[in-house]
Molecule: small-subunit ribosomal RNA
Organism: uncultured bacterium
């Protein structure tokens, strides 16, 4: 200086927090020295015990003791007394006080003052009580009584008196009572003495002490300006209350007190209450202006258990005095005493918390005292305690890589701690021990000497040397010496905020963090350890308080249209501002001089403790008050003067402006007649209602209330609310002209008065119509509602309350000037033949500067004029709530809070996503059409269930014939086992031993393995194999939310972006939008944009034509040969076909739209025509989207087992429910006969021609073929002929039984084929719902992966081959642009009640 926190993102306004300063603190966790400072903030609670006030023998007599004596006596000490002074000071505390308490400046013609200073004067005489002590007494004590005496004094009387008070008279000054001056009366009133020294002795001095005055000094009392607090939810308050005259009282002015008169006084400039508070100098902070505070020091107050009272005194209404009274406590003989720490230590309680019942009077200082080395001081000086705080020094320095050991982290390489330790050398602050030092803190007083001075001398006064003596602190400070690195570092962070500082392991929304934002659910840099790092350091951190930051109460220095905020509007009393000119005047202003601002504290420059803190000195500062000169523009009194402001007169003008009262037409409704019939009304659609007793519908007269089409306009009019047919009476603004008239008359305006939609309330009316409540029908899960029927208060009138509105332009009112470039409308006036055009005054949409957060506002400002004046705001919720006061009949209304809680609310743009918002455009997205599913039967997957196990994953589209291109064993991941091994089935290292691997038998065994025979490769360096014991192997175990890499979806949808510019404070926007246009962000035009990448397209494959090359194993047209018959042989390259390799298709051409453009539309040519079909190809991103079990891989877990072998069993179970499929349900078929015609692909542990055999699967021998040569291989629907005749059937074939084939070690659970038999459900499928636009959909067969056997699935191949799209309202999904929005996890959002 500023930083975090609303939001997906910005700016804004806003609050919360945080960083720094500070303290009389406290607590945790630690603790080495001094120095200086500071320490009961709470119970002004309650104290136990020492102790804080005595002193004087130079004011007095008395006792007692001891000493010394010349015995006369003298000295010295102690007691208690009488007397003086002091005790009113010095410490303490802050309860009370909102006050002349305090700060300031000031005032007396209204005042005192002990001790101290100067100065003038005077000092005569008397005198007796008493006390102590004695005697006797009362009481427990405390404290007395009583009687006989006896003293003195600085006790106490009395005289005088410069004097002081009055009173009279002149003179003098002033401020009215009044001051001095000089004469005179009258009163009133004083004293003390004590020590010494001389000797000129009834003298004379000297100290000190007392009397009466005047004056100083210092000390206090009194008055007054003006100054420093909350609340109006505290609006009235006062009886000695104001004031007067006239007493009394006081040191002294006063209703300070009292008699008597008078009705005063304070008060929105906040009285009176209430509630806090000791003020100040100062102290923290702060740029400063403020804000907080008043603890140490200093000053001033008030207090001394609580409360009242006088007394003595110069001086109290008295902390350590008296009285009373209350409360408590202590004694007590129970009669009756005794206290009063808020002195200094202590104690107890309280409490988060505050020490020692410590030395001395050495210094300073009081008090007594002539003094003293006096006595007394808990004042003070000092010591103790406490990191309380400030400041200072140290806990060591230098050298020292083997980068030591150890720790901790690792990618195992290695890095940090780290020259840090260790060692090595040197020094000694403190420390420890010793010993020096009687230094400094000292001036005083004392003695001795010297000198001035006074007196006559002395005792005396002053003044400078010298000299002894006095230290609590303390043997301290400081110095010398020896001695050892020896004894001395904690604490708090280390996600951001916040400059610094990261890892590691255990926990796992648990335990805990955390000032805010957060932050912990198995990879926590935010908890808790440990390592390392960083701040500070004898301290650090936390916790309270406080001011900064907070421009968040804004004087300096904020707002108020949307963010909290303009009163609903007028009118106006006080207040507040206020046009032009001129004189004077000085209140504000300005300027200068004097006082005063108390020191201490600030600041600046010096100086002294080694430094600093501290302390001294010198200057400055103290922002104010108080007096005095001046100036005279401003603003203010005052005087005068003018028209521009504002009024007011005259002409004239438009209007739903207000009241009052008539009067008019259409509509509805009712009510009577007439016509008329079966209906009418209502709605989405209907009931409820009306109606055969005659309705609706019409026609005729009548009644009633209430509103007043069309004119009718962002027009009018009006302060607002508000006003609307048409006349007539009354009556308010306003507008334009004119410039005779007044002369600043003025603008707002707290309270205060008025007006004030609807609604509603009282009292009488009135009531047509429409309509809150009620009711009825309907809708719906309910429906107290939206709709319908009916309908009552009420709307209406007149009076009277109410006093609210999103009472909104969410924008107070009034004035001035400021490009109005330009444009509508109402009303008036100039002009003009008529316009044009020019001005006043209203009303409107647009827009420059300008302004705002921004949209936006923009002469009718949200702009300028730092204009004037009121109102109102100060996060958000509680709450316009409660309370207490006003007003109301009442409904309610004005005023208007706090606890508690949140960290946000909130304005305003911006980008998404989204809407049962537009618009425009696409898609088998609907629609039009074919077939299908959902029913049956059987395959298959799922999900349930079951089970020892039914092994795992996949879950809406985009999991469910998916992973699995194929589960009998094996796979297999699961189970079961009284089955088996542990350096292991498999890899690398490293020891040791050794000859015998594979592989063959035979024995036991369920095997697996165990024994035992042969066999003999290879090998002595062991590559082979056993063995110990060890690093490790192994894991389909977890976590797909720690991943890499694959791959699914939006979607083959067109759309995602980015550099430069500009444009916005800023997220951003433009570009990418906009007219056309396409399958396409495809192209064209346009444009503050110009360009560019990733997608679209295109390049690739593959079909459709052609043309050239080339010709086996394909082909045969022409020639030969062969014959039963085949291109089956020569032989050829024509055709087909293969295989490369060109060509070709580009809106190129023509004609029309279209904007001249892209580009559509038709059109010829052509094989093909506007992307020619298919395919591969997946933008930026979504969905923590699927996969740790394809494969990798991080971290956890397991290690005689969660690893690894084996056998035997599961993944095939089976009330059930979905999906995905086969096959059918039949005649367009079904079965027999007969006959055509592919394409793509496969193959040696293979395809297998062919001949046998067999009714068939199939067997057996087997030719040909690693394949354009040979085989699988007969292609099916479909033709021709026949039957079958609508049936559960010659349709369907499920299921089950016999009997066999085939793979395989092994087909029971659990394969597939084949044959007899047997013949199930199904008669075209409910609501729903799938695919598909052409060689497509439907149908027909063939093929291949997998695979030892298993295909209804999967991947592929041709074969036959429709139907329909008019179009885009609709449903789904997408694209583009707009609009709203309180959502951004984004509408499966968010959010409100209720109830648990």
């Nucleotide at each position: 200086a500023g930083a975090g926190u609303u939001u997906g993102u910005u700016c804004c306004u806003g609050g919360c927090u945080c960083a720094g300063g500070a303290u009389g603190a406290a607590c945790g966790c630690u603790g080495g020295c001094g120095g200086c400072a500071u320490g009961c903030c709470u119970a002004a609670u309650a104290c136990a015990u020492g102790c804080a006030a005595g002193u004087c023998g130079a004011a007095c007599g008395a006792g007692a003791g001891a000493c010394c004596u010349u015995c006369g006596g003298g000295u010295c000490u102690c007691u208690a007394g009488u007397g003086g002074c002091g005790a009113a000071c010095g410490g303490g505390u802050g309860a009370g006080u909102a006050a002349c308490a305090c700060g300031u400046a000031g005032g007396g013609a209204a005042c005192c003052u002990g001790c101290c200073c100067g100065u003038g004067c005077a000092c005569c005489g008397g005198g007796a009580a008493u006390a102590c002590g004695c005697u006797c007494u009362g009481g427990a004590a405390a404290c007395g009584g009583a009687g006989a005496a006896c003293a003195a004094a600085u006790c106490c009387c009395g005289a005088u008196g410069u004097a002081c008070a009055g009173g009279a008279a002149g003179g003098a000054g002033g401020c009215a009572u009044c001051u001095u001056c000089u004469u005179u009366c009258u009163g009133u009133g004083a004293a003390a003495c004590a020590u010494c020294c001389u000797c000129u002795a009834g003298g004379g001095g000297a100290u000190g002490g007392g009397g009466c005055g005047c004056g100083g000094a210092u000390g206090g009392a009194c008055c007054u300006g003006c100054g420093g607090u909350g609340c109006a939810u505290u609006a009235u308050u006062u009886g000695g209350u104001u004031g007067g005259c006239g007493g009394g009282g006081u040191a002294a002015a006063g209703g300070c007190c009292c008699a008597c008169c008078a009705a005063g006084a304070c008060g929105a400039u906040g009285a009176u209450g209430c509630a806090u508070a000791g003020c100040c100098g100062g102290c923290c902070u702060g740029a400063g202006a403020g804000g907080g505070c008043g603890g140490a020091c200093c000053g001033c107050c008030a207090c001394a258990u609580u409360g009242g009272g006088a007394c003595u005194g110069a001086g109290a209404c008295a902390c350590g005095g008296c009285c009373c009274a209350c409360a408590c406590u202590c004694c007590u003989g129970u009669g009756g005493g005794a206290g009063g720490c808020a002195g200094c230590a202590g104690u107890a309680g309280g409490g988060g918390a505050u020490u020692u019942u410590c030395g001395u009077c050495a210094a300073u200082g009081g008090g007594c005292g002539c003094a003293a080395u006096g006595c007394c001081u808990g004042a003070a000086c000092g010591a103790g305690c406490g990191a309380u705080g400030c400041c200072g020094c140290g806990u060591g320095a230098g050298u020292g890589a083997a980068g030591a050991a150890g720790a901790c982290c690792u990618u195992c390489g290695g890095g940090u701690c780290g020259u840090a330790a260790a060692g090595c050398u040197a020094u000694g602050u403190u420390g420890c021990g010793g010993g020096g030092g009687a230094a400094a803190a000292a001036a005083g007083g004392c003695a001795g000497c010297a000198u001035c001075u006074g007196g006559a001398a002395a005792u005396g006064g002053g003044u400078g040397c010298u000299g002894a003596c006095u230290g609590a602190u303390g043997g301290u400070g400081c110095c010398c010496c020896a001695c050892c690195a020896g004894a001395a570092a904690g604490u708090c962070a280390c996600g951001g905020c916040u400059a610094a500082a990261c890892u590691a392991c255990g926990u796992a929304c648990c335990a805990g963090c955390a000032g805010c934002c957060g932050a912990g659910g198995u990879a926590a840099u935010a908890a808790g350890u440990a390592g390392g790092u960083g701040g500070c350091g004898a301290g650090c951190g936390u916790u309270a308080u406080u001011u900064g930051g907070a421009a968040u109460g804004a004087u300096u220095g904020g707002g108020c249209g949307u963010a909290a905020a303009g009163g609903g509007u007028g009118c106006g009393c006080a207040g507040g501002c206020g046009g032009u000119c001129c004189u004077g005047c000085a209140a504000g202003u300005c300027u200068g001089g004097a006082g005063u601002g108390a020191a201490a504290c600030g600041c600046a420059u010096g100086a002294g403790c080694u430094c600093a803190a501290c302390u001294c000195a010198u200057g400055c500062a103290u922002g104010g008050c108080u007096u005095u000169g001046g100036a005279a523009a401003c603003u203010g009194g005052a005087g005068g003067a003018c028209u521009g402001g504002a009024g007011a007169g005259c002409a004239g003008g438009a209007g739903a402006g207000g009241g009052c009262g008539g009067u008019g037409g259409a509509a509805c409704u009712c009510c009577a007649u007439g016509u008329g019939u079966a209906g009418c009304g209502g709605u989405a659609a209907a009931a409820u209602g009306c109606g055969u007793a005659g309705a609706u519908a019409u026609a005729u007269g009548g009644a009633a209330g209430a509103a007043c089409a069309c004119c009718a306009g962002u027009g009018g009019c009006g302060a607002a609310g508000g006003c609307g047919g048409c006349c007539g009476c009354c009556u308010g603004g306003c507008c334009u002209g004119u410039u005779g008239c007044u002369g600043a008359c003025g603008c707002u305006g707290a309270g205060g008065c008025a007006c004030g939609a609807a609604a509603g309330c009282g009292u009488g009316g009135g009531g047509a119509g429409c309509a809150a409540a009620a009711a009825g029908g309907a809708u719906u899960a309910g429906a107290u509602a939206c709709c319908c029927u009916a309908g009552u208060a009420g709307u209406c009138c007149a009076c009277g309350c109410c006093g609210u509105a999103a009472a909104c332009g969410a924008u107070u009112a009034g004035a001035a000037g400021g490009a109005g470039a330009g444009u509508g409308u109402u009303g008036g006036g100039g002009g003009u033949g008529a316009a044009a055009c020019c001005u006043c005054a209203a009303u409107g949409g647009g827009a420059a500067u300008g302004u705002u957060a921004a949209g936006g506002c923009a002469g009718u400002g949200a702009g300028u004029c730092c204009u004037c004046c009121c109102g109102c705001c100060u996060g958000g919720g509680g709450a316009g709530u409660a309370u207490g006061c006003g007003c109301g009949c009442g409904a309610g209304u004005g005023u208007g809070a706090a606890a508690c809680u949140c960290a946000a609310a909130g304005g305003a743009a911006u980008u998404g996503a989204c809407g049962g918002g537009g618009g425009c455009c696409c898609g088998c997205a609907c629609a039009a059409g074919c077939g299908g599913u959902a029913g049956a039967g059987u395959a298959u997957a799922u999900g349930g269930u079951u089970u020892a196990a039914u092994u795992c994953g996949a879950a809406g589209c985009a999991a469910c014939g998916c992973g699995a291109a194929g589960a009998a064993c094996c796979u297999u991941a699961c189970c079961a086992g009284a089955g088996c091994c542990u350096u292991g089935a498999c890899a690398u290292g490293a020891g040791a031993u050794g000859c015998g691997a594979a592989g063959a038998u035979g024995c036991a065994g369920a095997g697996a393995u165990g024994c035992a025979u042969c066999g003999a490769a290879g090998g002595u360096c062991a590559a082979c194999a056993u063995c110990c014991a060890c690093a490790c192997a192994g894991g389909u175990g977890g976590u797909g939310c720690a991943u890499g890499g694959u791959u699914g979806u939006c979607g083959u949808c067109a759309g995602c972006u980015c550099g430069u510019g500009u444009c916005g404070u800023g997220a951003g926007a433009u570009g990418u939008u906009g007219g056309g246009u396409c399958a396409a962000g495809u192209c064209c035009c346009g444009c503050a944009a110009c360009g560019a990448g990733c997608g679209c397209a295109a390049c690739c494959c593959u079909u459709g034509u052609g043309g050239c090359a080339u010709g086996u194993u394909g082909c045969u047209a022409a020639c030969a040969g062969g014959a039963a018959a085949a291109g089956c042989u020569g032989a050829g390259g024509a055709c087909u076909c293969a295989u490369g390799c060109c060509a070709g298709a580009c809106u190129g051409c023509c004609g029309g739209u279209g904007a001249c453009a892209a580009a559509c539309c038709g059109g010829a040519g052509g094989a093909a025509g506007g992307c020619g079909g298919g395919g591969a190809u997946g933008a930026c991103g979504u969905c923590a989207a699927a996969u740790c079990a394809u494969c990798a891989u991080g971290c956890c877990c397991c290690u005689u087992a969660u690893g690894g072998c084996c056998u035997g069993g599961g993944c095939u179970a089976c009330a059930c429910a979905c999906g995905u499929a086969c096959u059918a349900c039949a005649a367009u078929g079904g079965c027999g006969g007969c006959u055509a015609c592919a394409a793509a692909g496969a193959g040696c542990a293979g395809c297998g021609a062919g001949a046998c055999a067999g009714g068939u699967a199939u067997g057996u021998c087997g030719a040909g073929c690693g394949a354009a040569u040979c085989u699988c291989a007969u292609a099916a629907a479909a033709g021709c002929c026949g039957u079958c005749c609508c049936a559960g059937u010659u349709c369907g074939g499920a299921u089950u039984g016999g009997a066999g084939g085939c793979u395989g070690c092994a087909a029971c659970c659990c394969g597939c084929c084949u044959c007899c038999a047997u013949g199930a459900a199904g008669u075209u499928g409910g609501a729903a719902u799938c695919g598909c636009u052409a060689g497509u959909a439907a149908u027909c067969g063939c093929g291949g992966a997998u695979c030892a056997g298993c295909a209804u699935g999967c991947c592929g191949c041709g074969g036959u081959g429709a139907a329909u799209a008019c179009g885009u309202u609709c449903c789904c999904g997408g694209g583009c642009c707009u609009u709203g929005c309180a959502c951004a996890c984004a509408c499966c959002g968010c959010c409100c009640g209720u109830c648990a």